[in-house]
Context: one part of a larger RNA
C1' cells in the first nucleotide's frame, strides 16, 4: 500500500447489485418444510337443503375424511462434528460391477386360487396403542401353463487374451414371467334391437437387446505440523477352501506358511472437510465465506428392514443423555429445513408473500404438494452509481481570528441578481419478466374396417402476474428537506493564537509536556477522503 462474512466509535440523503452466527455439531415454545393418483381396488358419511301420508326419500355426492395398491419420500434444503483418508484433485482401469423412471428396437400380457385392511362386533388400556371373532375387491399375494432370449449344469466349433480369462455360435437337460384399467366402434364372431368376453385406439403389465443417466470398486501422481513420536503389526502379511456382495478383495471364517510396513519418516500425537479461489511477474504466500463439483453427519452409539438404489435429517429396533404427558402401570420426542426462542459471544435479519417464472414429486388429464426457488422486510456490512445546486456577484459588508494596529485573513465565501429540478413531496398513466400447457375450431400426416377414438405436426382463438399500482414516463412544488469525520513535530499533505506548566495529558516508532508548546486542550485557519471517516483485530 492493498484486502476482509468484520467488529467498535462519530456521523449518515437516495439507488441498484450482492451478502448477512466466524463464538455453543448448546438447548429448543410454535407454525410451515412430501406428498400424489378414483383412468388400480372395495366400501363411503354428517352438516345444509328440498318433499312428505312423518315410514321415509331425493339433492349435496359416489363428494368429504379413512384404508388396501402404485409412485415418490435415497430428489431438492442444511451442517463441517468426524475424517491426514483413494477423503478430495488429477490422470486411467474394472476381462471384477449394478442401474428405478426416460428413449430405441424385438417378443409376449392364456387360465386359476387363497387371504388380509378398511367395515361390523366383542374386549383390554389414563393415554399411546393394542387383541380376538366374522365379512369383502384389487394393478396385492401364491400356484398351473407357455419361454425367443437369460441364467445354471455338462458339451462341441471358432476369434481374442494382460495366458488369469474373455466375445461369438451351436447341441442336451435344468430354472424363472405377466394385469389390467379407460375411450370408441359394429368390419369379423357370439347372443341378433343393440351389446359384449368381438374388434380397435390410448395408457399399463412381463420378458430380452441396445442406448443414456447415476452409482460401486481398484491404481501412479499431488496438496499440514510436530523425531521432544523410532521402532510399528496377529486378520496382522500371503496361500487354499469356503461364505458374503451388484462386484473384486482378510471384507468375514475354517486350515497352513511367517510374513508385511519403516528416516524417501513407518507409528503416535497435535490440527484440519478437499477442489475450483485470491494475491502475485513469477517463485511463493494465504484462504477453504457467498455460488459451483466431490465428501461427511442428521440428539449420541449401534443396527438392520424396505427397496433400482439408504444402513434413510422431518422412516425402524435396541441402548444412553436430556425434555415434557401420565391415572405411576406406561408413553411422546429430536430445527446442523424456513422463520423464531433463550443462551454463548465483539458480531450476524422477518415467527413475511406467491407458486406468476424455473425447476422437482404424483397424476392420462384439469390440478395439488414444493419455507426448492423467485420476491418483499431488516442491517452503511461491501462494491457501484446519484445527490447535498450552478452562474453572476467587492461597498472585499458584517463578525470570528490574527496582527509590526498599517493591515491581513475567514473570502466569491456570504448577502443580492438570473436559473436549473437529479433525489424528497404531491397528481396522474403504467409495465418487461407470459412463453404457454389445458380447453374450443380447424388443416396435413400415420393406426385403424371407420365420417369412431385417440396419437404426431402446423394455425387461430381463450386463460394466467407474488413482486407491484413496483420499475418507468409526463406534469406540480421550492434553493427550499439532505455533510460528515480523522488529521496538521518528522516519517506525512496541512499553523497560528490562547490555556496549561513533567501537571492533566498524547503517542504507530522516534519522542512532545518543568512558564513564549506548530506534539497536551480549546478556538481560528488549514490538509485528507467524503455517505462516510477514523480506530482495533487478521492476511499478504
Nucleotide at each position: 500500500g492493498a484486502g476482509c462474512g468484520a467488529a467498535c466509535g462519530u456521523u449518515a440523503g437516495c439507488g441498484g447489485c450482492g451478502c448477512g452466527c466466524c463464538u455453543a455439531a448448546c438447548a429448543c415454545a410454535u407454525g410451515c418444510a412430501a406428498g400424489u393418483c378414483g383412468c388400480a381396488c372395495g366400501a363411503g358419511a354428517a352438516a345444509g337443503g328440498g318433499c312428505u301420508u312423518c315410514g321415509g326419500c331425493c339433492c349435496c355426492a359416489g363428494u368429504a375424511a379413512a384404508g388396501u395398491g402404485g409412485c415418490g419420500c435415497a430428489c431438492g434444503g442444511g451442517u463441517g462434528c468426524g475424517u491426514a483418508a483413494c477423503a478430495c484433485g488429477u490422470a486411467g482401469g474394472c476381462a471384477a460391477u449394478c442401474u428405478u423412471u426416460c428413449c430405441u428396437c424385438g417378443g409376449g400380457c392364456g387360465g386359476g386360487g387363497g387371504a388380509c385392511a378398511a367395515c361390523c362386533u366383542u374386549c383390554c388400556g389414563a393415554a399411546a396403542g393394542g387383541a380376538g371373532g366374522g365379512c369383502u375387491a384389487a394393478u396385492a399375494c401364491c400356484g398351473c401353463g407357455u419361454a425367443a432370449g437369460a441364467c445354471c449344469a455338462c458339451g462341441g466349433c471358432u476369434c481374442c487374451u494382460u495366458c488369469g480369462g474373455g466375445a461369438g455360435c451351436u447341441g442336451c437337460g435344468g430354472u424363472a414371467a405377466a394385469a389390467g384399467c379407460u375411450g370408441g366402434c359394429c368390419u369379423c364372431u357370439u347372443c341378433a334391437u343393440g351389446a359384449a368376453a368381438g374388434c380397435u385406439a390410448g395408457c399399463g403389465c412381463c420378458u430380452g437387446a441396445g442406448a443414456g443417466u447415476g452409482a460401486g470398486c481398484c491404481u501412479g501422481c499431488g496438496g499440514c505440523c510436530c523425531a521432544u513420536c523410532a521402532g510399528c503389526u496377529a486378520g496382522u502379511u500371503g496361500g487354499u477352501a469356503g461364505g458374503g456382495u451388484a462386484a473384486u478383495g482378510g471384507c468375514c471364517u475354517a486350515c497352513c506358511a511367517a510374513g508385511g510396513c519403516a528416516a524417501a519418516g513407518a507409528c503416535g500425537g497435535g490440527u484440519a472437510g478437499c477442489u475450483g479461489u485470491c494475491u502475485g511477474a513469477g517463485a511463493g504466500g494465504a484462504u477453504g465465506a457467498u455460488c459451483a463439483g466431490c465428501c461427511u453427519c442428521a440428539c449420541u452409539g449401534g443396527c438392520a428392514c424396505u427397496g433400482a438404489a439408504a444402513c434413510a435429517c422431518g422412516g425402524g429396533c435396541c441402548a444412553g443423555a436430556c425434555u415434557c404427558c401420565u391415572a405411576c402401570g406406561g408413553g411422546a420426542g429430536g430445527c446442523a429445513g424456513c422463520a423464531g426462542u433463550g443462551g454463548g459471544g465483539a458480531a450476524u435479519c422477518u415467527u413475511g408473500g406467491u407458486c406468476a417464472a424455473u425447476g422437482g414429486g404424483c397424476g392420462a388429464a384439469a390440478g395439488c404438494c414444493u419455507g426448492a426457488a423467485c420476491c418483499a422486510g431488516c442491517g452503511a456490512c461491501g462494491c457501484c452509481g446519484c445527490g447535498u445546486g450552478a452562474g453572476u456577484g467587492a461597498u472585499g459588508a458584517a463578525g470570528g481570528c490574527c496582527u509590526u494596529c498599517g493591515g491581513g485573513u475567514u473570502g466569491u465565501a456570504a448577502a443580492g441578481c438570473u436559473c436549473u429540478g437529479u433525489g424528497g413531496g404531491g397528481a396522474g398513466g403504467g409495465a418487461c419478466g407470459a412463453a404457454a400447457a389445458c380447453a374450443g375450431c380447424u388443416u396435413g400426416g400415420g393406426c385403424g374396417a371407420a365420417u369412431a377414438g385417440g396419437c404426431c405436426a402446423g394455425g387461430c382463438u381463450c386463460u394466467u402476474g407474488a413482486c407491484g399500482g413496483u420499475a418507468c414516463c409526463u406534469c406540480c412544488u421550492u434553493a427550499g428537506c439532505a455533510a460528515g469525520c480523522a488529521c496538521c513535530g518528522g516519517c506525512u499533505a496541512a499553523c497560528u493564537c490562547u490555556g496549561u506548566g513533567c501537571c492533566a495529558g498524547c503517542a504507530g516508532c522516534c519522542g512532545c509536556g518543568g512558564u513564549a508548546a506548530g506534539a497536551c486542550a480549546g478556538a481560528g485557519g488549514g490538509u485528507g477522503c467524503a455517505a462516510a471517516c477514523g480506530u482495533u483485530g487478521c492476511u499478504c
The part of an RNA shown here (small-subunit ribosomal RNA, 5' domain) has 540 nucleotides and comes from a metagenome.